Context: one part of a larger RNA
RNA sequence: GAUUGAACGCUGGCGGCAGGCCUAACACAUGCAAGUCGAGCGGUAACAUUUCUAGCUUGCUAGAAGAUGACGAGCGGCGGACGGGUGAGUAAUACUUGGGGAUCUGCCUGAUGGAGGGGGACAACCACUGGAAACGGUGGCUAAUACCGCAUGACGCCUACGGGCCAAAGUGUGGGACCUUCGGGCCACACGCCAUCAGAUGAACCCAAGCGAGAUUAGCUAGUUGGUGAGGUAACGGCUCACCAAGGCGACGAUCUCUAGCUGGUCUGAGAGGAUGAUCAGCCACACUGGGACUGAGACACGGCCCAGACUCCUACGGGAGGCAGCAGUGGGGAAUAUUGGACAAUGGGCGCAAGCCUGAUCCAGCCAUGCCGCGUGUGUGAAGAAGGCCUUAGGGUUGUAAAGCACUUUCAGUGGUGAGGAAGGCGUUGUAGUUAAUAGCUGCAACGAUUGACGUUAGCCACAGAAGAAGCACCGGCUAACUCCGUGCCAGCAGCCGCGGUAAUACGGAGGGUGCGAGCGUUAAUC
Numbered sequence: 001g002a003u004u005g006a007a008c009g010c011u012g013g014c015g016g017c018a019g020g021c022c023u024a025a026c027a028c029a030u031g032c033a034a035g036u037c038g039a040g041c042g043g044u045a046a047c048a049u050u051u052c053u054a055g056c057u058u059g060c061u062a063g064a065a066g067a068u069g070a071c072g073a074g075c076g077g078c079g080g081a082c083g084g085g086u087g088a089g090u091a092a093u094a095c096u097u098g099g100g101g102a103u104c105u106g107c108c109u110g111a112u113g114g115a116g117g118g119g120g121a122c123a124a125c126c127a128c129u130g131g132a133a134a135c136g137g138u139g140g141c142u143a144a145u146a147c148c149g150c151a152u153g154a155c156g157c158c159u160a161c162g163g164g165c166c167a168a169a170g171u172g173u174g175g176g177a178c179c180u181u182c183g184g185g186c187c188a189c190a191c192g193c194c195a196u197c198a199g200a201u202g203a204a205c206c207c208a209a210g211c212g213a214g215a216u217u218a219g220c221u222a223g224u225u226g227g228u229g230a231g232g233u234a235a236c237g238g239c240u241c242a243c244c245a246a247g248g249c250g251a252c253g254a255u256c257u258c259u260a261g262c263u264g265g266u267c268u269g270a271g272a273g274g275a276u277g278a279u280c281a282g283c284c285a286c287a288c289u290g291g292g293a294c295u296g297a298g299a300c301a302c303g304g305c306c307c308a309g310a311c312u313c314c315u316a317c318g319g320g321a322g323g324c325a326g327c328a329g330u331g332g333g334g335a336a337u338a339u340u341g342g343a344c345a346a347u348g349g350g351c352g353c354a355a356g357c358c359u360g361a362u363c364c365a366g367c368c369a370u371g372c373c374g375c376g377u378g379u380g381u382g383a384a385g386a387a388g389g390c391c392u393u394a395g396g397g398u399u400g401u402a403a404a405g406c407a408c409u410u411u412c413a414g415u416g417g418u419g420a421g422g423a424a425g426g427c428g429u430u431g432u433a434g435u436u437a438a439u440a441g442c443u444g445c446a447a448c449g450a451u452u453g454a455c456g457u458u459a460g461c462c463a464c465a466g467a468a469g470a471a472g473c474a475c476c477g478g479c480u481a482a483c484u485c486c487g488u489g490c491c492a493g494c495a496g497c498c499g500c501g502g503u504a505a506u507a508c509g510g511a512g513g514g515u516g517c518g519a520g521c522g523u524u525a526a527u528c
Base pairs, nucleotide, nucleotide: 001528002527003526004525006524007523008522009521010520013375014374015373016372017371018370019368020367021333026331027330028329030328031327032326035078036077037076040075041074043071044070047069048068049067050065051064052063053062054061055060056059085286086285087284095210096209097208098207099206100205103203104202108199109198110197111196112195113194114193116150118148119147125140126139127138128137129136130135156165157164158163170191171190172189173188174187175186178185179184212258213257214256219249220248221247224246225245226244227243228242229241230240231239261283262282263281264280265276266275267274268273288309289308290307291306292305311322312321313320314319339365341364342363343362347361348359349358350357351356378408379407380406381405388399389398390397391396412469414464415463416462417461418460422455425451427449428448429447430446431445432444433443434442435441472517473516474515475514476513477498478497479496483512484511485510486509487508493500494499
């Protein structure tokens, strides 16, 4: 000099953009952060509509009906493995770069085929019943895109090549004939379902090199190193096991100890290098601590389960409940780090045919000079060089065109108006093309119509008034830009280094003046 996720002191007008627990991976009150689908199912607790019944005060009360819109709880599907947080652990099962072959992959895309015919349950519900609660128990009824056989199976799998084995589910919308037990069948379309092949995406595995410190750590190793066989896995493999052999690693640093998430990057530097890994992005690891599996395409699963432990809470003492390293917020720790805000309008995600619902992801707003950038705190004129202050050789000098005065301007802030863009879509009507038996329906395109904004009193623009509301901080001995007076008298004090102060201190304290930066300026800490 540059830099910072900074802190502290003094000061503080506005805006834009960014950033904001670096410490206790300490403990957490409260609310929210993952749901959705009735176009899978049986249904109807609540709400609304309609119809019916009764009472009447003639539009209200009570009751009934899943009939309709919808929908609590339940069965079922998909999603809760993403998104969000943190950096404890990890010096290598990590990461980065470059290779590799023995693998799996829901949703998505392309392709080829199929979707036939049966069965038995379990919730909900009802009855009885245990418990303070959490939560159950017994018996009975029932549906399905839930579950299970059978059939059909190959370009699939297994094969001792003879052969053997494996699947499925329907729902909605519309409809001309035909059939009908008036439920529908049937046909078409849409969304689904099953098998197989291929792709895409994602994931798993293997190898090499690189990636901290310590030798005041020199030897380490028994599933250890290799083989055979078996088991296991999606898959190779001591991954596991039985047997056999005795290997394997190490001064090119094994083992042990300490420290640490890694990278793209960031800071600095002419570069080489050094330091670093906040925000943003990729990967990894973790989710009160330790262990374990289940489900599933995917987890050994932050807001799932089981066991053990510590802690907190409830209890009728028998037993139960919980996990903010999600967003806010609280206590604590600390030099130190924000609101218990708004909205799904946009982008994205989950579910759904869709409308839509959910979304503390996200988009916004609030707080903080924490940083960067921009703007303002007036402009011109004005010598009687006013007054006052300070200095003085007492003449004057300086503050100083500075002020006052005069003439202007109105950025920003203030008040009142006006007012984009972020909106694409979705919905309705009409037309047209495709599908089709069809002028239904559905899909695509076009036109028209009414609409969708948290931010938001938005940005911008216009008008109004008036210089009106807006300057400080550090320094002035040398390094280092900037000097005098007074006070003090080795005292009080200053200080980054050299050093100042013991009676004229440009070095302490105050004043006047000056210098440097400026909504900041200094100090401290840290890095180059």